[in-house]
RNA sequence: UUAGAGUUUGAUCAUGGCUCAGGACGAACGCUGGCGGCGUGCUUAACACUUGCAAGUCGACGACGAUUAUGUAGCAAUAUGUAAUCGGAGUGGCGCACGGGUGAGUAACGCGUAUGUAACCUGCCCUUCGGUCGGGGACAACACUUCCAACGAGGUGCUAAUACCCGAUGAUACAGCCGGAUCUCAUGGUCUGGUUGUCAAAGUUUCGACGCCGAAGGAUGGACAUGCGUCUGAUUAGGUCGUUGGUGGGGUAAUGGCCUACCAAGCCUCUGAUCAGUAGCUGGUCUGAGAGGAUGAUCAGCCACACUGGAACUGAGACACGGUCCAGACUCCUACGGGAGGCAGCAGUGAGGAAUAUUGCUCAAUGGGCGAAAGCUUGAAGCAGCAACGCCGCGUGCGGGAUGGAGGCCUUUCAGGUCGUAAACCGCUGUAGAAGGGAAAAAACAUGGCGCCUCGGGCGUCAUUGAUGGUACCCUUAAAGUAAGCCUCGGCUAACUACGUGCCAGCAGCCGCGGUAAUACGUAGGAGGCAAGCGUUGUCCGGAUUUACUGGGUGUAAAGGGUCCGCAGGCGGGUAGGCAAGUCGGUGGUGAAAUCCUUCAGCUUAACUGAAGAACUGCCUUCGAUACUGCUUAUCUUGAGUACAGAAGAGGGUGAUGGAAUUCCAGGUGUAGCGGUGAAAUGCGUAGAUAUCUGGAAGAACACCGGUUGCGAAGGCUGUUGCCUGGUCUGUUACUGACGCUCAUGGACGAAAGCGUGGGGAUCAAACAGGAUUAGAUACCCUGGUAGUCCACGCCCUAAACGAUGGCAACUAGGUGUUGGGGGCUAUUAACCCCCUCAGUGCCGAAGCAAACGCGAUAAGUUGCCCGCCUGAGGACUACGAGCGCAAGCUUAAAACUCAAAGGAAUUGACGGGGACCCGCACAAGCAGCGGAGCGUGUGGUUUAAUUCGAUGCAACACGAAGAACCUUACCUGGGCUUGACAUGACCGUAGUAGUGAAGCGAAAGCAGAACGAGCCUGUAUAGGCAGCGGCCACAGGUGCUGCAUGGCUGUCGUCAGCUCGUGCCGUGAGGUGUUGGGUUAAGUCCCGCAACGAGCGCAACCCCUGCUGUUAGUUAUACGUGUCUAACGGGACUGCCGGUUUAACGCCGGAGGAAGGUGGGGACGACGUCAAGUCAGCAUGGCCUUUAUGUCCAGGGCUACACACACGCUACAAUGGCCGGUACAAUGGGUUGCCAAGACGCGAGGCGGAGCUAAUCCCAUCAAAGCCGGUCUCAGUUCGAAUUGGAGUCUGCAACCCGACUCCAUGAAGUUGGAGUUGCUAGUAAUCGCGAAUCAGCAAUGUCGCGGUGAAUACGUUCCCGGGCCUUGUACACACCGCCCGUCACACCACGAAAGUCGGUAACACCCGAAGCCGGUGGGCUAACCCGCAAGGGACGCAGCCGUCGAAGGUGGGAUCGGUGAUUGGGGUGAAGUCGUAACAAGGUAACC
Repeated sequence: UUAGAGUUUGAUCAUGGCUCAGGACGAACGCUGGCGGCGUGCUUAACACUUGCAAGUCGACGACGAUUAUGUAGCAAUAUGUAAUCGGAGUGGCGCACGGGUGAGUAACGCGUAUGUAACCUGCCCUUCGGUCGGGGACAACACUUCCAACGAGGUGCUAAUACCCGAUGAUACAGCCGGAUCUCAUGGUCUGGUUGUCAAAGUUUCGACGCCGAAGGAUGGACAUGCGUCUGAUUAGGUCGUUGGUGGGGUAAUGGCCUACCAAGCCUCUGAUCAGUAGCUGGUCUGAGAGGAUGAUCAGCCACACUGGAACUGAGACACGGUCCAGACUCCUACGGGAGGCAGCAGUGAGGAAUAUUGCUCAAUGGGCGAAAGCUUGAAGCAGCAACGCCGCGUGCGGGAUGGAGGCCUUUCAGGUCGUAAACCGCUGUAGAAGGGAAAAAACAUGGCGCCUCGGGCGUCAUUGAUGGUACCCUUAAAGUAAGCCUCGGCUAACUACGUGCCAGCAGCCGCGGUAAUACGUAGGAGGCAAGCGUUGUCCGGAUUUACUGGGUGUAAAGGGUCCGCAGGCGGGUAGGCAAGUCGGUGGUGAAAUCCUUCAGCUUAACUGAAGAACUGCCUUCGAUACUGCUUAUCUUGAGUACAGAAGAGGGUGAUGGAAUUCCAGGUGUAGCGGUGAAAUGCGUAGAUAUCUGGAAGAACACCGGUUGCGAAGGCUGUUGCCUGGUCUGUUACUGACGCUCAUGGACGAAAGCGUGGGGAUCAAACAGGAUUAGAUACCCUGGUAGUCCACGCCCUAAACGAUGGCAACUAGGUGUUGGGGGCUAUUAACCCCCUCAGUGCCGAAGCAAACGCGAUAAGUUGCCCGCCUGAGGACUACGAGCGCAAGCUUAAAACUCAAAGGAAUUGACGGGGACCCGCACAAGCAGCGGAGCGUGUGGUUUAAUUCGAUGCAACACGAAGAACCUUACCUGGGCUUGACAUGACCGUAGUAGUGAAGCGAAAGCAGAACGAGCCUGUAUAGGCAGCGGCCACAGGUGCUGCAUGGCUGUCGUCAGCUCGUGCCGUGAGGUGUUGGGUUAAGUCCCGCAACGAGCGCAACCCCUGCUGUUAGUUAUACGUGUCUAACGGGACUGCCGGUUUAACGCCGGAGGAAGGUGGGGACGACGUCAAGUCAGCAUGGCCUUUAUGUCCAGGGCUACACACACGCUACAAUGGCCGGUACAAUGGGUUGCCAAGACGCGAGGCGGAGCUAAUCCCAUCAAAGCCGGUCUCAGUUCGAAUUGGAGUCUGCAACCCGACUCCAUGAAGUUGGAGUUGCUAGUAAUCGCGAAUCAGCAAUGUCGCGGUGAAUACGUUCCCGGGCCUUGUACACACCGCCCGUCACACCACGAAAGUCGGUAACACCCGAAGCCGGUGGGCUAACCCGCAAGGGACGCAGCCGUCGAAGGUGGGAUCGGUGAUUGGGGUGAAGUCGUAACAAGGUAACC
């Protein structure tokens, strides 16, 4: 000293990417901004620069000038000296190579680190030794003069030196020669002796001193060399000619191809040369647990550069930022001839940019240069200014204070909550402000004075010196006064409400918010976080174990090379000795300082700073250790191999050969079809097919044996046989003696298809043709059919080349098959059985592993060694480049861009044109229907002023509606009302108030209002209150919207048998188990078994009706009693009994008894849940909308429309019938605004009538009808059928026109049993027959709900259709198959590739030209010092000039490479609702895929 979270799924685990929370910054942007301290501040254009400053100084030297003092001469002007101070030039010396800036270049001995120089230099400085002698000639300045616009240049003349030159002297220097000693790995070094030769100097002075020359040593600084370390790309694999080495020479301070001549042909490179790209390196900085990663601002070390390129000069040092020369670009001046310049010094300007400061003060300090010094100089430095750019510190107040004020916001219970002790109010304090004071310290050197001492010096003391700065600091003082913002509040992530908006506007780091109730947008209130800042953006590290050294993987997630051989490389058996490279320990050196860390200390604290320590994990030296690795020597046999004896085999190559089948050919027999399919057709066949027999030809493949058998490295290999040949296994001894394993590059092999040449061609069969299928069918199916399939030779080199599993070795329970060997036991032998063992090949399994699935001695276990490969998905098994190929193509292999996923295993569901089992009037077997007709009703559509609204597959459509003429009524038209038709409350007003309500207008509502006219309570009674009316205000009202905001209720799957829980167990988990299995049942019903044991909601039962019966009671009924009647309580049925069967259980089958037999029949009862199913129009209700209208009242109309379509019904089509007559038998119900009897009227509907009945009493209603008996009709559009229409009526009701029912007379459509299809029903059921009731004035009821009468047929069975249950399987589905999803085309946008070309950049190459300059040659022109010479002159040295080598820029040329652009073109990606199909996921409807 190590933290995680969100996001793939319905859920889970794992894989895997993306994103977030942290820290940091030379930052920028937005909003905001009080103070101070300390730091920091062009990251971009090494772009261009105006102006000022940034390097001077020194009397050794000769002049000049100024000032002061002073002297001399002169009357004076003035002239001429001397001294001091000052000035600007010059000669000369030192410095200018430091300091300061920048990071362009550089991938390099550039940097870092450690060494080396026996291959070197070093001004100023220090130490030591020695010296400083004698001469000489010039040149600046200056004077005169010439040219010039300027810069500047020339001529003549004078002059000094610490400038220059000559000579002397000189060794421990240098060079040559001859010796000696010693050391080194070596070239060689060091010391020493002798000898020869060569080389030096400068003076000044204040008398203190400072200089000068030679030599030695030191210090400092530099130079060179070497080991190691130091980015990316192999889509850069070969590079190199001074190149590599040698010899001679040159050059340098010095080694060296550094240069040159010659000789040799080397040198570097897969441990990555060369090339390309990028980059100053380091100490450090940021981050990180660390290892690492990123970075190289400020500070420090090194390097490189100074407008661009080249070059040298001077010098101790430069190839020189503020020097020189040349070339180039640019800027400026110009008299056009020619000149000047270089801020990557400090300020500053422009430009660029998101972006980075003052043309400030001072040399007081520190440091540098010069000087003996004073001092001068210094944009180094010290300070100040600007900037919240960063870090640190402080403040914006503190203490009381509840009426919890006002106000804002929220809520609605109308009173609360919250901002909130917050404010007000009371008390207190004083940082920054103001006024005043004002240092200590940064100051001590130096110089001067004094003193002391060890006296050219040192020490002490006094005086003098501050830019910052009147600053820090201190004191006094007024007043809470002048000082808070920013971001966030869906999750991650601390913090929630209201309003606005309505997939709009917008937000967003990821997931994602927004489509009318948004904690996610905007605003407000509140809250959270940080705070003079807060957010955003960008970048780096972290999290990310997401490149994994620490610390990952590779069967299925990305990932094992198709296989083998094998060089380099990596790794390697046992024993002993030696060495000591690795390794380990000690020692010494170094690892600069700063930084980091620890401790202490100084600024009031901190930041900051100082001191000490630790650390710097590294490199080198040296001594030691020797287990392991290594090297070496010797040896061993177990790894590996060889020999010998056996063994099996579809191992390979090549030749020969065989039979069956297919096709074809010939012939015979034979006749009309064959063939093919789901069904067909194309096709073949009367010119004789198919079939069958005989004979022949050809090519290809090898049935049975045959086997999860064998062999091979893999691909792969199968009739039989000859020859050649590889490998493997077993056994036993003998031999070799680690000879081994793996393997990048490389080599060989490598299915099918394909290619080339030549053969061959029977079958099959891409392409192609035809026939079908189909909406289409370029397919699946069928008939044909060419490449090809076969052989030889040569290519290709890829596969789902798979065990999706690299090779070798060792170790780690077993069981059971099988192939090839060996051994043992028994036995005389052999064999079988059995046991052991080696090598293969399968299955099952322990431990262990694994995300799981699974693997499990044939590992995916435990280990070792080596190789290949992976790092989100798509783009992309692609582009470009390169290599290979005849081509097809293969190998290698990106990026832009897009997405937040893609993918694995397993789980639960759902689904399947998957499987198994089971059930249901699901089918089948039956009966009766519907679909055709007419009518009724509902719906759609259409129409309309309106045809109100809802329900819409099953599960809407005789449904809401158990009853629309008005009403209902919600709709339309028109007419009215506005506190309202209805409720509550407040206020004001009113007095013939409530009520009745004439006349008038009107369709009514309503307007209007004569007349009459009742009240209640009280304590004050001429008053007040209630009620009324009018006004006004709150509000009423709404069948207006939202069933996708809701409650409640309902439908549906489905009366299907399921749905769950607790505990336990299994699984990392979702989850499983239980609930599965074997039986059984109507049933998850029960039994058995079982890691389950129990339980709950469902099933069943309990409840109601009914069938049998008992008891009790009884209005009514009946003449009475009884009671089959009524209604209350019981009994009865439970697989209880018998037999069989089953497993002995549960149960099932049969039987007995019984009224009833296996839930007796029927009903009520509807699990967890599904469908955002239905209903805001039954009711309730949130929100929204409306308020002289979307409310309310009224009249009339509409909901009743009508070309049409559908649904549910009724009546029929007739003789099992119609009609007429006679005759028999029910049950449920209803009735006082009612049911209505008898009687009598009417053909009838009905009318009159009025008894009885509040009902077992009376009535509807003697209730029935079908039935039975008799008659008639006689198969027809009828004596069937009744629609329609005409006429006449009845009833209800204000009112039957739109628009009622019923009656009578007349009329008499369609319809003769209904296409495809479809519905109900399994017994008192279907069918058929009538009866009742609700609603209701009446009724469109043929509907609905009930009631009884008569009363069948059929079920072999579960293949199929539909629905359901359970198990299982597949899945790319989970909105769950009405799912998912692919490709072309069309449109829009984006990035990329190709492309005739075209435009640039870069680095080389070849040649041309060749500046400056160094070097070399020459040097006829010039030449003070030295030599010769009296001189003239000559010589020496040197210079100009000229020539040559090298040589920058430039030019020409052909290539290379990188980039921009390009008509057109190619694919790719993305994009709510485009087109065409349906490829994939289920057996995806032709299994899919390579």
The prediction has a mean pLDDT of 83. Predicted 3D model of a 1490-nucleotide RNA (small-subunit ribosomal RNA) from an uncultured Chloroflexota bacterium. The sequence is in RNAcentral, with records from Greengenes.